The RNA shown here (transfer RNA) has 73 nucleotides and comes from a Candidatus Berkelbacteria bacterium. It matches the Rfam family "tRNA". It is annotated as a transfer RNA. From the family's description: Transfer RNA (tRNA) molecules are approximately 80 nucleotides in length.
[in-house]
């Protein structure tokens, strides 16, 4: 250069047929315990790498960028 994949919460991923995002840890709380740990319930955090187009709506569809794997030359 070119072809395929990937980028979503701190971190690991989900969201396969467009309808205004979830779970697990993790962190905070309350309970439990002399007390820490487990546990159990409850909270808090992302508008989806960037940008443009389609659409009534776009994490999700096209396009172009950037970064990352990966083949091939």
């Nucleotide at each position: 250069g070119g072809g395929c994949c990937g980028a979503u919460a701190g971190u690991u991923c989900a969201c396969c047929u467009g309808g205004u995002a979830g779970a697990a840890c993790a962190c905070c709380g309350c309970a439990u315990u002399c007390g820490c740990a487990u546990u159990g319930c409850g909270g808090a955090g992302g508008u989806a790498g960037a940008g443009a187009g389609u659409u009534c709506a776009a994490g999700u569809c096209u396009c172009u960028c950037u970064c990352g794997g990966u083949c091939c030359a």